[in-house]
RNA sequence: GAAGCACGCCAGGCCGCUGCUGGUGCAAGUGCCGAAAGGCCGCACUGGAGGAACGUCCGGACUGCAUAGGGCAGCGUAGCAGGCAACACCUGUCCACCGCGAGGUGAGGAUCAGAGCAACAGAGACGAGUCCCGUGGUUCGCGCAAGCGGGUCAUGGGGGUGAAACGGGCAAUCUCUACGCGCAGCAAUGCCAAAUAGGCCAGCGUCGACGUGGUCCCGCGGAGCUGGCGGGUAGGCAGCAUCGAGCCGUGGAGGCGACUCCCGGCCCAGAAGAAUGGCGGUCACAUCCGGGCAACCGGAUGCACAGAAUCCGGCGUAACGGCGAGCUUCACAC
Numbered sequence: 001g002a003a004g005c006a007c008g009c010c011a012g013g014c015c016g017c018u019g020c021u022g023g024u025g026c027a028a029g030u031g032c033c034g035a036a037a038g039g040c041c042g043c044a045c046u047g048g049a050g051g052a053a054c055g056u057c058c059g060g061a062c063u064g065c066a067u068a069g070g071g072c073a074g075c076g077u078a079g080c081a082g083g084c085a086a087c088a089c090c091u092g093u094c095c096a097c098c099g100c101g102a103g104g105u106g107a108g109g110a111u112c113a114g115a116g117c118a119a120c121a122g123a124g125a126c127g128a129g130u131c132c133c134g135u136g137g138u139u140c141g142c143g144c145a146a147g148c149g150g151g152u153c154a155u156g157g158g159g160g161u162g163a164a165a166c167g168g169g170c171a172a173u174c175u176c177u178a179c180g181c182g183c184a185g186c187a188a189u190g191c192c193a194a195a196u197a198g199g200c201c202a203g204c205g206u207c208g209a210c211g212u213g214g215u216c217c218c219g220c221g222g223a224g225c226u227g228g229c230g231g232g233u234a235g236g237c238a239g240c241a242u243c244g245a246g247c248c249g250u251g252g253a254g255g256c257g258a259c260u261c262c263c264g265g266c267c268c269a270g271a272a273g274a275a276u277g278g279c280g281g282u283c284a285c286a287u288c289c290g291g292g293c294a295a296c297c298g299g300a301u302g303c304a305c306a307g308a309a310u311c312c313g314g315c316g317u318a319a320c321g322g323c324g325a326g327c328u329u330c331a332c333a334c
Stems, first nucleotide, its partner, number of pairs: 001330005007324004012283007020048007029041001031040003050305001054316002057314005062185004074181005079093005094108001095106004109176002114174002116170002131159003134155009189238004199229006210221005246266004251262004285302007
């Protein structure tokens, strides 16, 4: 210098104007909406997307229901050891395969419990069997005889086919073994709570309640009327985002490592029309064009993938680029 391997990090910076939204403090009105529950309105300060917020594929927290214990069924996992709240994740290591190598990949338990499966070729392919040759028994024919030929039975020696021929393979076919899993999911769930309809209880009522009209004590209709209770729905609040499997540190200790413990510091988005935006300037970066010997100057365009929704840990997928350390192979120079 070229080509690679593998790890960690970043995801444009700064300034101004103007919006949206959470929190805290102050201020508060016979304020507004609503039957209520509850919500809204001012000012100041302050927080406001990601490494994948994505897919929703695994594992959990949480919540409700179910649940004596055990089993069957079903689903999942699979060398060995460890980590973790847990996992199908991660780490170490053995083995197999790929790579010259750094490294990468692996559904890597069991085929003497049982079943199933195998293209082409070949007589025959999971059942055992005989196409050719050989050997042996027996029988028939021919021959004086030695022997020759045919049939049949046995043997599994040789040939031939094939990846594989009474001996193996496949468990990513069923199966067996070991281990794990109760079911559903924040539209979970808990609380507050209308109208209407229906339910229950009490009182009054054909001895006229109640409604209605008037000329105020008379007419008409007339079997219900009044109050209370409880459940569910609309609606509202909580769950829900300040205390956690939390984040940060050239910190300390243990471990090869994943990781664990200790010390110090920090509080870090959050709805349900659903916020995190828009405009301008400037400095970067990339590409192109023009000028210049060059440093550079001017202009244009671009700046990825993507947008939280109960919350965490993983995996997978997407992606313009940039930065930092490490390693391998080859070439050259000393």